[in-house]
């Protein structure tokens, strides 16, 4: 001089995941926000057919085609679902000089829980409040609207 990374501060993003008190602490109460279970009504319960397949929940994370392996079933020309890499579209879903709305750019489209049970759902009752990133004068870029301040 460059780069890189690590601790401490602060500014933001994703997410219900924040704030507040008491405690020496492990931890415990609240409040905000989040999610299950749970009447009446309503829906659903009827009947075929199937070689395979129980349902259900949280979450944007759903639905597919394509290609190579691997491996089953059936009447073996075929035909049918499965499992894994890749490689692709897509319902849906995020973006930080405070809000919304519209463009346009760039991401994301997961992974998990319940145990054979749960449709809606007032009263009730039962839980969660983690976790991964980015920046440090930069704050994705435009427009329209309101707000608020003067």
């Nucleotide at each position: 001089c460059g780069g890189a990374g690590a601790c401490c501060g602060u500014c933001g993003c994703c997410u219900a995941a924040u704030c507040g008190c008491c405690g020496c602490a492990u931890g415990g109460c609240g409040a905000g926000c989040c999610g299950g279970g749970g009447a009446a009504c309503c829906a659903a319960c009827c009947g075929a057919g199937u070689a395979a397949u129980g349902g259900g929940g949280u979450g944007a994370a759903u639905c597919g085609g394509g290609u190579c392996c691997g491996a089953g079933c059936c009447g073996c020309a075929g035909g049918c679902a499965c499992g894994g890499a890749c490689c692709u579209g897509u319902a849906g879903g995020g973006a930080u000089c405070g809000c919304u709305u519209c463009c346009g750019u760039c991401c994301c489209g997961a992974a998990c829980c319940c145990g054979u049970c749960a449709g809606c759902u007032a009263a009730c009752c039962c839980g969660g409040u983690c976790g991964g990133c980015g920046g440090c004068c930069g704050a994705c870029g435009g427009a329209a609207g309101g707000a608020a301040a003067g």

c-di-AMP riboswitch aptamer (ydaO/yuaA leader) from Actinoplanes digitatis, 150 nucleotides, folded computationally. Its mean pLDDT, the model's own confidence on a scale to 100, is 76.